Context: one part of a larger RNA
RNA sequence: GUCCGCGAGUUAAUCCUCAGUAGCAAGGUUAAGCCGCAAGGUGUAGCCGCAGCGAAAGCGAGUCUGAAUAGGGCGUCGAGUUACUGGGGUUAGACCCGAAACCAAGUGAUCUAUCCAUGGCCAGGUUGAAGCUCAGGUAAGACUGAGUGGAGGACCGAACCGCCGUAGGUUGAAAACUACUCGGAUGAGCUGUGGAUAGGGGUGAAAGGCCAAUCAAACUUGGAGAUAGCUGGUUCUCCCCGAAAUAUAUUUAGGUAUAGCCUCGCGUUUAUACCGCCGGAGGUAGAGCACUGACUGGGCUAGGGGUCCUACCAGAUUACCGAACCCAAUCAAACUCCGAAUACCGGUGAGUACUGCGCGGGAGUCAGACUGCGGGUGAUAAGAUCCGUGGUCGAGAGGGAAACAACCCAGACCGCCGGCUAAGGUCCCUAAAUCAUUGCUGAGUGGGAAAGGAAGUGAGAGCGCUUAGACAACCAGGAUGUUGGCUUAGAAGCAGCCACCAUUUAAAAAGUGCGUAACAGCUUACUGGUCUAGUGAACUCGCGCCGAAAAUGUAACGGGGCUAAGCAAUGUACCGAAGCCGCGGAGCCACACUUUCUUCGGAACAGUGUGGUUGGUAGGGGAGCGUUCCAUACGCGUUGAAGGUCUAUCGUGAGAAGGGCUGGAGUGUAUGGAAGUGAUGAUGCGGAC
Numbered sequence: 001g002u003c004c005g006c007g008a009g010u011u012a013a014u015c016c017u018c019a020g021u022a023g024c025a026a027g028g029u030u031a032a033g034c035c036g037c038a039a040g041g042u043g044u045a046g047c048c049g050c051a052g053c054g055a056a057a058g059c060g061a062g063u064c065u066g067a068a069u070a071g072g073g074c075g076u077c078g079a080g081u082u083a084c085u086g087g088g089g090u091u092a093g094a095c096c097c098g099a100a101a102c103c104a105a106g107u108g109a110u111c112u113a114u115c116c117a118u119g120g121c122c123a124g125g126u127u128g129a130a131g132c133u134c135a136g137g138u139a140a141g142a143c144u145g146a147g148u149g150g151a152g153g154a155c156c157g158a159a160c161c162g163c164c165g166u167a168g169g170u171u172g173a174a175a176a177c178u179a180c181u182c183g184g185a186u187g188a189g190c191u192g193u194g195g196a197u198a199g200g201g202g203u204g205a206a207a208g209g210c211c212a213a214u215c216a217a218a219c220u221u222g223g224a225g226a227u228a229g230c231u232g233g234u235u236c237u238c239c240c241c242g243a244a245a246u247a248u249a250u251u252u253a254g255g256u257a258u259a260g261c262c263u264c265g266c267g268u269u270u271a272u273a274c275c276g277c278c279g280g281a282g283g284u285a286g287a288g289c290a291c292u293g294a295c296u297g298g299g300c301u302a303g304g305g306g307u308c309c310u311a312c313c314a315g316a317u318u319a320c321c322g323a324a325c326c327c328a329a330u331c332a333a334a335c336u337c338c339g340a341a342u343a344c345c346g347g348u349g350a351g352u353a354c355u356g357c358g359c360g361g362g363a364g365u366c367a368g369a370c371u372g373c374g375g376g377u378g379a380u381a382a383g384a385u386c387c388g389u390g391g392u393c394g395a396g397a398g399g400g401a402a403a404c405a406a407c408c409c410a411g412a413c414c415g416c417c418g419g420c421u422a423a424g425g426u427c428c429c430u431a432a433a434u435c436a437u438u439g440c441u442g443a444g445u446g447g448g449a450a451a452g453g454a455a456g457u458g459a460g461a462g463c464g465c466u467u468a469g470a471c472a473a474c475c476a477g478g479a480u481g482u483u484g485g486c487u488u489a490g491a492a493g494c495a496g497c498c499a500c501c502a503u504u505u506a507a508a509a510a511g512u513g514c515g516u517a518a519c520a521g522c523u524u525a526c527u528g529g530u531c532u533a534g535u536g537a538a539c540u541c542g543c544g545c546c547g548a549a550a551a552u553g554u555a556a557c558g559g560g561g562c563u564a565a566g567c568a569a570u571g572u573a574c575c576g577a578a579g580c581c582g583c584g585g586a587g588c589c590a591c592a593c594u595u596u597c598u599u600c601g602g603a604a605c606a607g608u609g610u611g612g613u614u615g616g617u618a619g620g621g622g623a624g625c626g627u628u629c630c631a632u633a634c635g636c637g638u639u640g641a642a643g644g645u646c647u648a649u650c651g652u653g654a655g656a657a658g659g660g661c662u663g664g665a666g667u668g669u670a671u672g673g674a675a676g677u678g679a680u681g682a683u684g685c686g687g688a689c
Stems, first nucleotide, its partner, number of pairs: 001689006011092003015089010027048003033042003052059002062074004095233002098230001102223006113197009122187001124156003127152001131148006160184003165180004199215001201211003236624006246259005260365002262362007271355001272353003275349006286338001287336002292332003296328004303321002305318004368393010398409003413585004418581003424575003427560003433572001435571006446562001452546002456543005463536003473530005479503003484498003509524001513522002586614009595604003625678001627675010643662005649656002
């Protein structure tokens, strides 16, 4: 892992509450006990109800408050009670499994820590302390030398004890090892046997170490089913409805209570929603500057600063700052002289809708997500965060977007080898136009991106010059006063400053650029000629170009590929979904008719027709299937029960028949009843493989 079996809302309570059913009803009902084989009878204590209000005394259809004969609060205008069944609650382990822990009583020192008693063990080699002896030495010593001697938490190194490093091992040979290497090895040494210390206790050369593979409090049993606002799991079917992820409060924030939203019953019966019309209040969007503030330029001007003058007072002046005022132009969530659309409130009218409201039973929800729009926070960042208002997902399948909860289309009762459409598409992959007409693009733009850049190209509306000849090109001229004045070493059109006149002309600057030390030289403006028909500078719009660098591989159309099969516009046709239509069938709701029953009000889980309706998580409601056992009735079975297996039948389904084979002794149907009543899930439990 698979298969088989087991495995989770149970039980109890003169308890509380609601519904259904039944009995009796202003009443209802017994408990213990007693009688009885039992069924049942008896038993009236008690309980609930028939009256409430007040803290109470108390009063009483009232009462309390109060000075009150006022107002207000709670009551009064009759339905309960007993039993059973079911929903929910309470108290109990209370749907099941799951802690880490806490406490008590015991069991452990055969592992290990320390200690006590008594034993054992340490190859071999080295070094050579004290002391002693002898010799030297001294007054005697000290001292020196040689020998002897054999000390040491001494040295090297086996056994023994240990374990520094590396490698292997890591479902191991081993729940701590192996190989090599390494430390101690007469000592605070190692070790045998017996004994002592026990759980908030021991022992510890101290690591929170060790106390039997367990230690920041051992193990066993018990309290005990501790508690778990946490995680996981919670078993058959069909039908109807169908949420929430919000508010308030919370030692509260992943919990809970009340409200909101869902469901079921009863009551009310259109009271509600949508749309039209009528009538309202408003200060948002926008706009505006009349207020409050902000803010730019100009004008005017009080005041201030600078400068000058001045003994003081005063005065003059100013390329400075500048209130107020005026003109022009702006800005505002906490500005408003103004001011919508929507939304909201009220009235009214028709249609549609399992709409509204009240009371009661049962819930779930309190982590929401993205997206459009209006905003706050943030950086006018975020698949960010917080509100408001719609949508979708959540709880929604189907078609489209290559793939893709939340985007676009569209809401799946079931069946059909029928039809029409939506979004989106129609060259091939791939269903349908290589459709029609008119333009644009030439960049594979399409099929990723900005500021910015550019005689890309198409369209548009104007403005200049132009057959009295434009634009471009070519030929020619481009002069004189004069080297203008100043400055300067020089300054002659061309370093710089000032001025920018005049003359001759078809035209020619006191000079557009290059150039020289300064001149010179080249060139331009300007003019004539040649040529010949357009040309120039800006603007607006469409589509393109550049700007454009990323990590495995084209890789920024889904692919092929496309010059349309790209873009813009118009048109026709087709494809395309679980949408819509058609045909058949089912459930539910409403209405009508029929039938049956009837207490004549009506009822029916009977039929037919018409219309509507049937996505669904949490969750509410309804109806069923199946398992085991019991009761009653009727059956089946050795001429073969249950079980197993195969099978083309029936039912919307859970499931149920029939038949064959197997099997070898029990078992079914109907109506009721009672439950140890349904398993792919709990790292579920047991077994088998």
Molecule: large-subunit ribosomal RNA, domain II
Organism: Myxococcota bacterium